[in-house]
A computed fold for a 1510-nucleotide RNA from Microthamnion kuetzingianum, annotated as small-subunit ribosomal RNA. The gene name in the source record is rrs. It matches the Rfam family "Bacterial small subunit ribosomal RNA". Lineage of the source: Eukaryota > core chlorophytes > Trebouxiophyceae > Microthamniaceae > Microthamnion.
């Protein structure tokens, strides 16, 4: 020497800036809950508010006279007491902090002073005198308190003398005293002088809060002289003289405040504070004043004034707790009307002693600090209870019980201090501390917290309610955040909360911050004060450094020890650092003085570029107007129009004239200027810069608070001017509106002169100066080097061509380079990043300006300036937890680029119009069950509602239940029949059988298509079969992140190739799978059929055979093959690929299907299923009958059938595939017009059946019409299924014959075996409302130029104030509520200076009116001196007056802030749909709009310049 921690919160995420908040310590604290003991401290911070009562300053008889009482030896003495005179003390001690910003305090010095008591030294005390209290008499008053006459003592008072003293230049003058006790070698006093000590007064340097929205202040003021005054200096006072003094280094004024040692905090520097203890100051009801005294202008003294309180006989008096207790009041809040002078200290006294609310103690208060305790040990794989639970357990928890032990503390009893000062006596505390014994775990634990910060977690309740909250934030039905409980954590006789201070906060930054974009560089320059300053020598020693001396009181803090059992606490010793003052030294640096120097700076000289400035003169193009000519119907304007102009002749065109303003091209990141700014040409005047050379001066420099000058545009004043343009204004459009954008007009203004204004995004958002620190490459200016024989053409040079080459003069360009200016790229470095980077935002120095969260607000108010507009300076209340910068990833854009898709386009066919079917909405209803709602709900769940289904409604019934498991009892149940009933159900009867079941009962439970798809699983839709989505490692970046994945090509594709700080990989793409298209092999019934027979030649039938065999059928499966850009050509980069071709059944993914990445939409589904939680339990469960889901003014979606001749109808004829069939499909035959019925083969299927395919083909008919189209609707008659066809089935026949003649706006599908069109089958199913859905085959097109546009998507890039992501964000008026605030006619207070009036007490002065013992004289008197009165100056309080400052309040009024869902618009953010913003002016409901000038902090496209790479 010992010492330094951070966290939360802005964002989708990140870094930064920046505020807010928290964790720590502290307190004279308060409040809430709780509370065992002891020690030591502390205890009205508010009303310097008012105080009842008691006490807090007396003492001395050894200064004095008198008085009273007592005693004795009884007339004297002694003792005790003390009202008065006198002495000393009441100026200390104790309290408080109002005032005071000051020599008040702190510190260090100083000279012109006083100091009672005390100490030391020297000397002295001689002689006189006169009074006054007490007391006595008389007397006033209610009282307080007096008056008068008379007597009297002193250490009271006076005079004279004396004098080591004082004054004075001197002559000279002035000036003391007291005794008492005792009878003693004594003690206490008295006077003078000198000195000390103690204490005090005075002066000075330095330090000592805030405000400039306080800038000027001062008249005894500053100084001098004289006088006065004081203890003393001094304008302290006064007269005169001079005109000074203070102030941006902050005077004056205003506000606030006792100062310090210290205390709290902090690593420190600092910041805050000034209780207790100690030093100083100030005050004592408020204001003024003096007296006495050594000391006061006096807390418990006096006088006066004022306010208040009390007494009173109303005449008059008394009082001052900011002493100790105590009371009231105020307040969140602060104690006993205690004991004692035993100790320490003080006053008086010779002393004994007396006094002492100082002090010593006790009491009250957890107010603080410190210490102790509330028990210790053992005790269960763990009691009861609580809580929880996955029901197994876990936890409370060795905790308890129980056993053993201890007794600090507690209760009782006994003993019992030190503190007393070395004889004795003397203890309030106190029978206290302490010790001993006995008793018994006995009497002794709470508070806060438990979302993160921050240690500690669950259940229940509640349901954006109640509430919590320090910040972020929790709470809308599963809350670790609210309330309760269990448990846990922290601290503990306390614990939390509140308030305040420091810290953290480097968040005012000296240590230790910043200013391009976050807050912040003055618009620019000149320059005053100030600050800073090149090089060298000498001297000095102010700063600086070294050593020493003095001081910085004690206490505190620190350190070494010690004492209380420990600690807190107390005691003793040591020691700083730092400050101030002094002494002695050092001389490097700063400084001062003197002297040099020339590198900074300046002057002179020679050149040079330039829109630098001012003034004058000249010029042409264009525009408008006027005149004239030609000429005729339009012109003009826009997205499109209209207003406007034009037959009174426009526009157009030609000629002439006038006017004003601005100067094309050159022209440029180019030049000049301090900035603002400056451009046709010429002339005059004029400022500055740069270069060269190095003559002169010799630090003359840099910066610059105040100050001054200049200062775009707009604006103002006055006078001109006025062509064009153009705020305002008028009109036309646009629009929902359009006070705008667009158009037609148009006034101020724009221009000039003279003034004012003084602001801009006045920007490089970057103050000035100096020095240093890599390169590269442009431009401008001057100079130098170097080259140098040119001129012209082309394109700069070069090359080339042509000309010239007689003489002379003399270049130009390129290249290199110094200096100066101006750009770009970039290293190091810096930066939060972006970026800056030799003109730095790097490294340093100097000076100035400015910033300190957002809003309120550049507002209010005050002041200054201005003609005004306004400018400059410039707050607070209140409110928020952010506001902000840069960069990142997304998303978005009425931004850009590239690409894709039946996206558009090109086509074909539809929907939307009609009728019907079906679904939905709506409406209706007892019910019309529920769900699905843009694409991605609506022929969807439902692959089939007459009953059932069924969940809905009405009615009738059941209650352990229709269904599951467990328990008990019972003997009949099932089946059949009868009665009743709508049925369920209820009642009865007969028979059969023997395992389980049934029935009945009680309880656990069942049951729920009840709620929540926003608690969930699972499944599904959608973007989208779009080409994307990611990871590892590496690298880059502080980081979020980036890279990879971007780029050049290519692809259907993140498909592939190339390149590349990336290299690889995964999920997706593709392929692998199924099907279809070709072929081969194998197999061959029920499939196939070549050949033969029979029949009538065909068909049919039959028989046997074959099954591919001659290279050869079809079909059905099984296995193989095949297609890969493999081959060729072209193209491309020699790649990937693309184009074309060959071969091939098929060609570039062959066609189709299945397959759906990471994720999005709290998408859909609790009614398919499962499931958490909540809800119902004689019902929200279950059974039954009937009804409803099928309603019907209407609206929408999806379909069917049509509107007809490419057709309808009739007759005849042909060709599929894929399926289904036993409670089934059903042939043939018969009946019926038919649906169908009857009979009955075949078939569990490559065999039989459904089954007829239809469009098509042939022939006929109809002939353009509401029809031989169309078939709705309706009537009649039938059929089928089924317990049942009314609500509400399908089919058939006859009859009826509606709308509809191709469909508005709009809109859908489709790119090839597709669209279109034609039929067939299946599932569900008794039947069927199927025109639906899922499959199957038949016939079979058109078109695609292309990517401008619409929609959707992908990639890259850009802007962003968005991130719930544009359905985003967000601005202003208006309306409502609340809050604070400005103005305001005024009103009411406070403070303050000034002027005037009046003037108490009192000092001082004057005065001879009254009076007067000591002393003096020439003595019945006079004098000196005194007292009273009067007068004068000063003056408190009071009064009057106009001011200044400040506080409160105020009708009305202005803006501001805040407030889940108000109104109007949409200004800003994307090119925000008219780019935005700044200044200014005008204007409008509002955001705002427009004009003029400026900025980029504007997107996009194009061009130019510059740079980098090749």
């Nucleotide at each position: 020497a010992u010492g330094g921690a951070g966290a939360g919160u802005u964002u989708g995420a990140u870094c930064c800036u920046g505020g807010c908040u928290c964790a720590g310590g502290a307190u004279g604290a308060a409040c809430g809950c709780u509370g065992g003991c002891g020690g030591c401290a502390u205890g009205c911070u508010u009303a310097a508010c008012a105080c009842a009562u008691g006490c807090a300053a007396g003492u001395c008889g050894a200064a004095c006279g008198g008085g009273a009482u007592u005693g004795u030896u009884u007339u004297a003495c002694a003792a005790u007491c003390u009202a008065g005179u006198g002495g000393c003390g009441g100026a200390c001690g104790g309290g408080u902090g109002a005032g005071g910003a000051a020599c008040a305090c702190g510190u260090a010095a100083g000279a012109a002073c006083u100091u009672a008591c005390c100490u030391u030294u020297a000397g002295g005390a001689g002689g006189g005198g006169g009074a006054c209290a007490a007391c006595a008499g008389c007397u006033g008053g209610a009282a307080a308190c007096g008056g008068u006459u008379g007597c009297u003592a002193a250490u009271a008072c006076c005079c004279c003398a004396u004098a080591u003293g004082c004054u004075g230049a001197g002559g000279a003058g002035c000036g003391a005293a007291a005794g008492g006790g005792u009878u003693u070698u004594c003690c206490c006093g008295c006077c003078u002088a000198a000195a000390g000590a103690c204490a005090g007064g005075c002066u000075u340097g330095c330090g000592u809060c805030u405000g400039a929205u306080u800038a000027g202040c001062u008249a005894g003021u500053u100084g001098g002289u004289g006088a006065g005054g004081u203890g003393a200096u001094g304008g302290c006072u006064u007269a005169c003289c001079a005109a000074g003094g203070c102030g941006a280094c902050g005077a004056u004024c205003a506000g606030u405040a006792g100062c310090u040692g210290g205390u709290c905090u902090g690593a420190g520097a600092g910041g805050a504070u000034g209780a207790u203890c100690a030093g100083c100051c100030a005050c004592a009801c408020u204001g003024g004043g003096a007296c006495u005294g050594a000391g006061a202008c006096a807390c418990g003294g006096c006088c006066c004034a004022g306010a208040c309180u009390c007494c009173u006989a109303c005449g008059g008096g008394a009082g001052g707790c900011a002493g100790c207790a105590g009371u009231g009041a105020g307040g969140a809040a602060u104690u006993u009307u205690c004991c004692g002078c035993a100790a320490u200290g003080g006053g008086c006294g010779a002393a004994a002693g007396c006094c002492u609310g100082a002090c010593g103690g006790a009491g009250c208060a957890a107010u603080g600090c410190c210490g102790c305790g509330u028990g210790g040990a053992g005790g269960a794989c763990g009691a009861c209870g609580g809580c929880u639970c996955g029901u197994g357990g876990g936890u409370u928890g060795u905790a308890a019980a129980c056993u053993c032990c201890u007794u600090u503390u507690c209760u009782c009893a006994g003993a019992g201090a030190a503190g007393a000062a070395a004889a004795a006596a003397u203890g309030a505390c106190g029978g206290u501390a302490u010790c001993u014994g006995a008793g018994g775990a006995a009497g002794a634990a709470g508070c806060a917290u438990c979302g993160g910060c921050u240690a500690a977690c669950u259940c229940c309740g509640u349901g954006c309610c109640a509430g919590c909250a320090g910040c972020c934030g929790c709470g809308g039905u599963a809350a670790g955040a609210c309330g309760g409980a269990g448990g846990a954590u922290g601290c503990a006789a306390g614990c939390g909360u509140u308030a305040u201070c420091c810290g953290g906060a480097a968040u005012g930054a000296u240590u230790g911050g910043g200013c391009g974009u976050a807050a912040a560089g003055c618009g620019u320059c000149u320059g005053u004060a100030g600050g800073u300053g090149g090089u060298u020598g000498a001297u000095g020693a102010a700063g600086u450094c070294u050593a020493c001396u003095g001081u910085u009181a004690a206490a505190u803090a620190u350190u070494a020890g010690g004492g209380c059992u420990u600690a807190a606490c107390c005691c003793u010793g040591g020691g700083a650092a730092g400050g101030c003052a002094g002494u002695a030294g050092a001389a490097a640096c700063u400084c001062a003085u003197c002297g040099g120097c020339u590198a900074g700076a300046g002057u002179a000289c020679g050149g040079u570029a330039g829109g630098g400035g001012c003034a004058g003169a000249g010029g042409g193009a264009a525009u408008u107007c006027c005149c004239g000519g030609u000429g005729u119907a339009g012109c003009g304007g826009u997205g499109a129009a209209a207003u406007g102009c034009g037959g009174a002749g426009a526009u157009a065109u030609c000629g002439g004239g006038a006017a004003g303003a601005a100067c094309a091209c050159c022209a440029a990141u180019g030049g000049c200027g301090a900035a603002a700014g400056c451009a046709c040409u010429c002339u005059g005047c004029u400022g500055g810069g740069c270069c060269g050379a190095c003559a002169c001066u010799g630090a003359c420099a840099c910066u610059g608070a105040g100050a001054g000058a200049c200062g775009a545009a707009a604006g103002c004043u006055a006078g001109g001017g006025g062509a064009g343009c153009a705020a305002a204004c008028g009109g036309g459009a646009u629009u929902a509106g359009a006070u705008a954008c667009c158009c037609c007009g148009g006034u101020a203004g724009u221009c000039c002169u003279a003034g004012c204004u003084g602001u801009a995004a006045a920007c490089g958002a970057u103050g000035g100066a100096u020095a240093c620190u890599a390169a590269g490459u442009g431009c401008u200016g001057u100079g130098c080097g170097g080259u140098g024989a040119g001129a012209c053409u082309u394109u700069u040079u070069a090359c080339a061509g042509u000309c010239a080459a007689a003489c002379a003069a003399a270049a130009a360009a390129a290249c290199g380079u110094c200096c100066a200016g101006u750009g770009c790229u970039g290293u190091a470095g810096c930066u939060a990043a972006c970026g800056c980077g030799u003109g730095a935002a790097g490294u340093a120095u100097c000076c100035c300006g400015c910033c300190u969260g957002g809003g309120g607000a550049g507002u209010a108010u005050g002041c200054u300036c201005g003609c005004a507009a306004g400018a400059g300076u410039g707050a607070a209340a209140c409110u928020c937890a952010a506001a902000g910068g840069a960069a990142u990833u997304g998303a978005c854009g009425g931004g850009g680029g590239c690409c894709c898709g039946c996206a558009c386009a090109a086509g074909c066919g539809g929907u939307g119009g009609a009728g019907c079917a079906u679904g939905u909405g709506g409406u209706u209803u007892a019910a019309u069950u529920c769900g699905a709602u843009g694409c991605a709900a609506c022929g969807c769940g439902a692959a089939g509602a007459a009953c059932c289904u069924u969940a809905c409604c009405a009615g009738g019934g059941c209650u352990u239940g229709a269904c599951a498991u467990g328990c008990c009892a019972u003997a009949u149940a099932u089946c059949c029949c009868u009665u009743u009933g709508a049925a369920a159900g209820a009642a009865g009867g007969a028979g059969u059988u023997a395992a389980a079941a049934g029935u009945g009962g009680a309880c656990a439970c069942a049951g729920g298509u009840g709620g929540u798809g926003c608690a969930u699983g699972g499944c599904u839709g959608u973007c989208g079969u779009c080409a994307g989505c990611u990871c590892g490692u590496g690298u880059c970046g502080u980081g979020a992140g980036a890279u990879g994945u971007u780029g050049g090509g290519u692809u259907a594709a993140g498909u592939c190739c190339c390149g590349c700080a990336a290299c690889g990989a995964g999920c997706g793409c593709a392929a692998c799978c199924c099907u279809u298209g070709u072929u081969u092999u194998u197999u061959g019934u029920u499939g196939c059929c070549a050949a033969g027979g029979u029949u009538u030649u065909u068909a049919u039938c039959u028989u046997g055979g074959g099954u591919a065999u001659a290279u050869u059928c079809a079909c059905a499966a099984a296995a193989a093959a095949g297609a890969c850009u493999g081959c060729c050509g072209g193209u491309g980069a020699u790649a990937a690929g693309c184009c074309g071709g060959a071969g091939g059944a098929a060609g570039g993914u062959g066609g189709g299907g299945a397959u759906g990445a990471c994720g999005u939409c709290a998408a859909g589904u609790c009614a398919g299923c499962a499931u958490g939680c909540c809800c119902c339990u004689u019902a929200c469960g279950c059974c039954c009958u009937g009804g409803g889901c099928g309603a019907c003014a209407c609206a929408c979606g999806u379909g069917c059938u049509a509107c007809a001749a490419u057709g309808g109808c009739c007759g005849g004829g042909a060709c599929a595939a894929a399926g289904a069939g036993a409670a089934g499909c059903a042939a043939u035959c018969c009946u019926g017009c038919g649906a169908a019925g009857g009979c009955u083969a075949g078939c569990c299927a490559a065999c039989c059946u459904c089954a007829a395919a239809a469009a098509c083909c042939c022939g006929g008919u109809c002939u353009u019409a509401g029809u031989u189209c169309g078939g709705a609707u309706u009537g009649c008659a039938g059929g089928c299924u089924g317990c049942a066809a009314c609500u509400c089935g399908c089919c058939u026949g006859c009859a009826u014959g509606a709308a509809g003649c191709c469909g508005g706006a709009a809109u859908c599908g489709c790119u090839a075996g597709u669209a279109a069109u034609c039929g067939c089958c299946g599932g569900u199913c008794a039947g069927c409302c199927a025109u639906a859905c899922g499959g199957c085959g038949g016939u079979g097109a058109a078109u695609a130029c292309g990517u401008u546009c619409c929609c959707g998507g992908g990639c890259c890039u850009u802007g962003u104030a968005c991130a719930c992501a544009c359905c985003g964000c967000c601005c202003g008026u208006c309306a409502c509520a609340c809050c604070a605030u400005g103005g305001g006619a005024g009103c009411u207070g406070g403070c303050u200076a000034c002027g005037c009036c009046c003037a108490a007490a009192g000092u001082c002065g004057u005065u001879a009116c009254u009076u007067u013992a000591a002393c003096c004289c020439u003595c019945u008197g006079g004098g000196a001196g005194g007292a009273g009165g009067a007068c004068g100056c000063c003056u408190a309080a009071g009064g009057c007056g106009g001011g200044g400052c400040u506080a409160g309040u105020g009708a009305c009024u202005g803006g501001g802030g805040u407030g889940a869902a108000g109104u109007c618009g949409u200004a800003a953010c994307a090119a925000g749909g008219u780019a935005g913003c700044c200044g200014u002016a005008c204007u409008g409901g509002a955001a705002g709009g427009u004009g003029c000038g400026g900025c980029u902090g504007g997107a996009u496209c194009a061009c130019c310049u510059c740079c980098u790479a090749a």